[in-house]
RNA sequence: UCUGAUUCAGGGCAAAGUCGCCGAAAGGUGACGGCGCAAAACUAGAGGGGCUACAGCGAUAAUACGCCAAGCCAGCCAGUUGCCGGA
Numbered sequence: 001u002c003u004g005a006u007u008c009a010g011g012g013c014a015a016a017g018u019c020g021c022c023g024a025a026a027g028g029u030g031a032c033g034g035c036g037c038a039a040a041a042c043u044a045g046a047g048g049g050g051c052u053a054c055a056g057c058g059a060u061a062a063u064a065c066g067c068c069a070a071g072c073c074a075g076c077c078a079g080u081u082g083c084c085g086g087a
Stems, first nucleotide, its partner, number of pairs: 001087004012037002017032006035075001041080003047077002049073003056067003
């Protein structure tokens, strides 16, 4: 550097769901749980993509509706680093 996660060792993480807490929401977090994961480790304005819309703006008879991210998602792609086996 390439390659595998069949498998050798130690193992690690934890989807949906349920309960508690934070949040307007998306979402986060603790416990249980275990769908899966060889990067399911890290990076979120100033790479792409996606989600939400309290406030604000627009519009309305109206609380309905539309727009808006420096709010979120790394288990979407990407970037960075990296354990074990084989070459």

c-di-GMP-I riboswitch aptamer from Desulforudis, 87 nucleotides, folded computationally. The coordinates come from a structure-prediction model, not an experiment, and the mean pLDDT is 81. RNAcentral holds the sequence, with entries from Rfam and Ribocentre.